[in-house]
Context: one part of a larger RNA
RNA sequence: UCCAGCGAGUUAAUUUCAUGCGCAAGGUUAAGUCAGUUGACGGAGCCACAGUGAAAGCGAGCCUGAAUAGGGCGAAUAAGUGUAUGGAAUUAGACCCGAAACCGGGUGACCUAACCAUGAGCAGGUUGAAGCUACUGUAACAGGUAGUGAAGGACCGAACCGUAGUCAGCAGCAAAUGGCCCGGAUGACUUGUGGUUAGAGGUGAAAUGCCAAUCGAACUCGGAGAUAGCUGGUUCUCCUCGAAAUAGCUUUAGGGCUAGCGUGAUGUAGUAGCAUAUGGGGGUAGAGCUCUGUAAAGGACUGGGGCGAGCAAUCGUACCCACCCUUAACAAACUACGAAUACCAUAUGUGUAAUCAUUGCAGUCAGAACGGCGGGGCUAAGCUCGUCGCUCAAAAGGGAAACAGCCCAGACCAUCGUCUAAGGUCCCUAAAUUAACACUAAGUGGGAAACAAGGUGAGAUUUCUUAAACAGCUAGGAUGUUGGCUUAGAAGCAGCCAUUCAUUUAAAGAGUGCGUAACAGCUCACUAGUCAAGAGAUCUUGCGUGGAAAAUGUAACGGGGCUAAGUGUUAUACCGAAGACAUGGAUUUGUGUUGUCCUAUGGGGCAGCAUAAGUGGUAGAGGAGCGUUGAUAUCGGCGGUGAAGCAGCAUUGGAAAGUGCUGUGGAGCGUUAUCAAGUGAGAAUGCUGGA
Numbered sequence: 001u002c003c004a005g006c007g008a009g010u011u012a013a014u015u016u017c018a019u020g021c022g023c024a025a026g027g028u029u030a031a032g033u034c035a036g037u038u039g040a041c042g043g044a045g046c047c048a049c050a051g052u053g054a055a056a057g058c059g060a061g062c063c064u065g066a067a068u069a070g071g072g073c074g075a076a077u078a079a080g081u082g083u084a085u086g087g088a089a090u091u092a093g094a095c096c097c098g099a100a101a102c103c104g105g106g107u108g109a110c111c112u113a114a115c116c117a118u119g120a121g122c123a124g125g126u127u128g129a130a131g132c133u134a135c136u137g138u139a140a141c142a143g144g145u146a147g148u149g150a151a152g153g154a155c156c157g158a159a160c161c162g163u164a165g166u167c168a169g170c171a172g173c174a175a176a177u178g179g180c181c182c183g184g185a186u187g188a189c190u191u192g193u194g195g196u197u198a199g200a201g202g203u204g205a206a207a208u209g210c211c212a213a214u215c216g217a218a219c220u221c222g223g224a225g226a227u228a229g230c231u232g233g234u235u236c237u238c239c240u241c242g243a244a245a246u247a248g249c250u251u252u253a254g255g256g257c258u259a260g261c262g263u264g265a266u267g268u269a270g271u272a273g274c275a276u277a278u279g280g281g282g283g284u285a286g287a288g289c290u291c292u293g294u295a296a297a298g299g300a301c302u303g304g305g306g307c308g309a310g311c312a313a314u315c316g317u318a319c320c321c322a323c324c325c326u327u328a329a330c331a332a333a334c335u336a337c338g339a340a341u342a343c344c345a346u347a348u349g350u351g352u353a354a355u356c357a358u359u360g361c362a363g364u365c366a367g368a369a370c371g372g373c374g375g376g377g378c379u380a381a382g383c384u385c386g387u388c389g390c391u392c393a394a395a396a397g398g399g400a401a402a403c404a405g406c407c408c409a410g411a412c413c414a415u416c417g418u419c420u421a422a423g424g425u426c427c428c429u430a431a432a433u434u435a436a437c438a439c440u441a442a443g444u445g446g447g448a449a450a451c452a453a454g455g456u457g458a459g460a461u462u463u464c465u466u467a468a469a470c471a472g473c474u475a476g477g478a479u480g481u482u483g484g485c486u487u488a489g490a491a492g493c494a495g496c497c498a499u500u501c502a503u504u505u506a507a508a509g510a511g512u513g514c515g516u517a518a519c520a521g522c523u524c525a526c527u528a529g530u531c532a533a534g535a536g537a538u539c540u541u542g543c544g545u546g547g548a549a550a551a552u553g554u555a556a557c558g559g560g561g562c563u564a565a566g567u568g569u570u571a572u573a574c575c576g577a578a579g580a581c582a583u584g585g586a587u588u589u590g591u592g593u594u595g596u597c598c599u600a601u602g603g604g605g606c607a608g609c610a611u612a613a614g615u616g617g618u619a620g621a622g623g624a625g626c627g628u629u630g631a632u633a634u635c636g637g638c639g640g641u642g643a644a645g646c647a648g649c650a651u652u653g654g655a656a657a658g659u660g661c662u663g664u665g666g667a668g669c670g671u672u673a674u675c676a677a678g679u680g681a682g683a684a685u686g687c688u689g690g691a
Base pairs, nucleotide, nucleotide: 001691002690003689004688005687006686011092012091013090014089015088016087017086018085019084020083021082022081023080026047027046028045032041033040034039051058052057061073062072063071064070095233096232098230102223103222104221105220106219107218113197114196115195116194117193118192119191120190121189122187124156125155126154127152131148132147133146134145135144136143160184161183162182165180166179167178168177199215201211202210203209208217236625237624238623239622240621241620246259247258248257249256250255260364261363262361263360264359265358266357267356271354273350274349275348276347277346278345279344280343286337287335288334292331293330294329296327297326298325299324302322303321304320305319306317307316308315309314367392368391370389371388372387373386374385375384376383397408398407399406412585413584414583415582417581418580419579423575424574425573426560427559428558432572434571435570436569437568438567439566445562451546452545455543456542457541458540459539460538461537462536463535464534472530473529474528475527476526478503479502480501483497484496485495509524513522514521586615587614588613589612590611591610592609593608594607595606596605597604598603626680628677629676630675631674632673633672635670637669638668645664646663647662648661649660650659651658652657
């Protein structure tokens, strides 16, 4: 990992609701007794028939209250009860498996910790304390030298004990080992045997260490199916409907309760919804500046403050504030204004259950993206919060290359039928190498900004122009004068000043740039000639250009490739989905109708036909069935002329499933009706066995 078997809403009591049946203003027994297969008795008790009050109590009324008021609960309008089945709740282990833990009684010190008793072990080598002896020395001590001596948690180093480092090992040789190297090695040493200390405890040169491969509290049995708002799992089929991820409260936030939203049953009024009309309140969008604040420009004078002058009166003021006039703005917490929608109500029309009421049963309380309007944030986020909508969730199909939430569109089944949506029509790839007019030259298209530019198309305004413009070429571009000042110099051209003036002219600046130390020189403005028809400037706009650097590999059209097969406008065809239509079939609900059965006034059940509208679906509610085991009955059931089981083939049904045949097998098995359940397996790191 696979296969087979086992494996999870049960049972009891009580309550409540629905349905069936019995009896009915009543219904019913319990324990038990008698009988004996399911019967009879038993009326204690319980529910109902009257409520109300805390109660005494009163009673179609009662309570509150001083009350004859008001208010609350009732009656008037009367159906219950017993039992069976089903749904749910409560109490029990209560759908199943799962803790870590807690408590009680015991078992452990053959491992290990400490201690007690009694034994054992430590090759070899080194050092040489005290003491003693001799000599020396001292007044006597002290002291010195040599020898002797053999002390030490002394030294080196085997056994023994240990394990700091490193390598190997890591399914190992080994559930802690091996190699090398290393620490202690007469001691707080090591070790044998016997014993002591026990879990709310012991022991601990102390690491929460150790107490039998287990230790922040051992192991074992029991309480015990502890508890688990947590995780996982929860077994056949079809049909109808179909959510929520919100509010309030919560030692509450991944749990719950009530409401909201779902479903089943019953009941009821043209109910809900929609459209139109009418009537409402509002202070949002917008707008505006009266108010509250913010803020720009100009003006006028008035008032106050500051400063200055003056003894003062008073005057001045390139200072400050307020007020006034004109122009022109901003605001969620501004408003003298003010929509569209939305909301509420009424009327009319439409509208067959979408509304409402009572009741059984739920699930949901982690939501997500996208679009609109807003708050927070950086007008960041696949961010976060609110609201309106939509899809996903719980929705498959087509498009977007691929792509829950985007676009189109909601899958009952079948068809080698038709038409379309979004999106497409050169090839991959179904359908136009379709038509018309433009643009783009960048592979722009097929990623990106500020900014930059005689790219190119369109529109508008304006200037010059056959009295010859614009560009080119030829010629001129002078004089007073080197203007004045400044300066070493300043002559058009470092700088400053200027009524930058005047003269000759076709024209020529007291000079546009280069240049010189200063001059010189080149050039421009300006003018004439030549040439010959358009030339210049500005604004708006379409499509392009640059700006443009990233990590495996082209890699920023899905690919090929494309100058349209790109972009804009217009047009006609076609393709394209589980959409729509067509044909056939299934099924649900409503309506009508036929047959039959039960009631007998209605009406109801079953079967058929017609018709209309439906038939995606998670949690979940409801309905109808299939199969397994057993029981009671049934069949004038089946079976050695071959049961069950197993295997294959064929076949029927809308599914769960059923039937037949053949082989195998060798003794039991089924149909129909009803009943009862240890009743359906793929998942639980499920359990047991096997491969």
The part of an RNA shown here (large-subunit ribosomal RNA, domain II) has 691 nucleotides and comes from a Candidatus Nomurabacteria bacterium. Taxonomically the source falls in Candidatus Nomuraibacteriota (Bacteria, Bacteria candidate phyla).